[in-house]
RNA sequence: UCGUGCUAGACGGGGAGCUGGCGGUGCCCUGAACCCGCAACCCGCCUUAGCGGGGUUGAAUUCCCCCUCGAGGUGCGGCCCUGUAGGACUGGCGGCGCCACGCGGCGUUGAUGGAACGGUCCCGCGCGGCGAGGAACGGUGAACCCGGUCAGGACCGGAAGGUAGCAGCCGUAAGUCGGAUCCCUCGGGUGACGCGGGGAAGCCCGCCCGGAGCAGGCGAACGCAGCCAAGCUGUAGGGUUCGUAUCGAAAGUGGGUGCACGA
Numbered sequence: 001u002c003g004u005g006c007u008a009g010a011c012g013g014g015g016a017g018c019u020g021g022c023g024g025u026g027c028c029c030u031g032a033a034c035c036c037g038c039a040a041c042c043c044g045c046c047u048u049a050g051c052g053g054g055g056u057u058g059a060a061u062u063c064c065c066c067c068u069c070g071a072g073g074u075g076c077g078g079c080c081c082u083g084u085a086g087g088a089c090u091g092g093c094g095g096c097g098c099c100a101c102g103c104g105g106c107g108u109u110g111a112u113g114g115a116a117c118g119g120u121c122c123c124g125c126g127c128g129g130c131g132a133g134g135a136a137c138g139g140u141g142a143a144c145c146c147g148g149u150c151a152g153g154a155c156c157g158g159a160a161g162g163u164a165g166c167a168g169c170c171g172u173a174a175g176u177c178g179g180a181u182c183c184c185u186c187g188g189g190u191g192a193c194g195c196g197g198g199g200a201a202g203c204c205c206g207c208c209c210g211g212a213g214c215a216g217g218c219g220a221a222c223g224c225a226g227c228c229a230a231g232c233u234g235u236a237g238g239g240u241u242c243g244u245a246u247c248g249a250a251a252g253u254g255g256g257u258g259c260a261c262g263a
Base pairs, nucleotide, nucleotide: 001263002262003261004260005259006258009057010056011055012030013029014028015027020046021045022044023043024042034054035053036052037051038050063256064255065254067252068251072247073246074245075244076243077242078240079239080238081237082236083235084234085233086232089231090230091228092227093226095224096223097222101219102218103217105214106213113209114208118204119203120202121198122197123196124195125194126193127191128190130187131186132185133184134183137178138177139176140175146171147170148169149168154163155162156161
């Protein structure tokens, strides 16, 4: 160096999830890679970390290692969108208070302040007005059981005469209707009314003293409590051609790796 037969290894890998951890089943990525059985109220194992059975290949295009590149996933962050809660902060909105900075107002035709009188207020009396009731007054008012007069008629009587009495007429009682003024009594959501008394403070009209402030309308500043929820804060979900961290398939470069026999 060649040939034959073996062995280690290989016949897919990875991400998230699950798990004390590892691997698998299920999901996703890569992309073509033996078969059968098992497994999410899971299954099998323990750092040599799927188990059991069978098959193929086999020291290299195929196995192992480093590096490069890198599909894709994941964590955190940034940014965007949506929902929800809040009301600390920024902002907005009115409210209240305060101040007297600006504008405006009142004031030497006299401010704030002070003094006296009156009013406002209270009590009593009177007058008026209004209302209610009464009285006075007027009308009406009884088949008989009210009065007077009682035609006619009736009754008693020998007569003279007497008695009761209907209708009519006159009148009246209760009642009823009216009732202006006047009179009496009472009442009030009664009066630019009169008289007398009282009167703490404030206020008002005018008068007097005195001589320069008064007031707080609008704005500003400051403070307080509130409302709104755009910004903001918290939270939940979604998106992202962004940043960072991490894992990393596939691909590429380079390197590494046996045993026996025969010639």